[in-house]
Molecule: transfer RNA
Organism: uncultured Erysipelotrichaceae bacterium
RNA sequence: GGGGCUGUAGCUCACCUGGGAGAGCGCCUGCUUUGCAAGCAGGAGGUAGCCGGUUCAAGCCCGGUCAGCUCCA
Numbered sequence: 001g002g003g004g005c006u007g008u009a010g011c012u013c014a015c016c017u018g019g020g021a022g023a024g025c026g027c028c029u030g031c032u033u034u035g036c037a038a039g040c041a042g043g044a045g046g047u048a049g050c051c052g053g054u055u056c057a058a059g060c061c062c063g064g065u066c067a068g069c070u071c072c073a
Stems, first nucleotide, its partner, number of pairs: 001072007010025004019056001027043005049065005
């Protein structure tokens, strides 16, 4: 320098026919207990790496760019 893959909640990851942003763990509150843990109920937390384009509508399609992993030189 070139190719490929990945980037979504604090962490690990779903969402693949373009139309409602979600799960598990973690965190907070309450119930339960003498107390802790476990269990149960509820809650907070994301402008989907960034910029632009297409579209009535983009996490999803297209271009550029940044970062990580990987292959080639």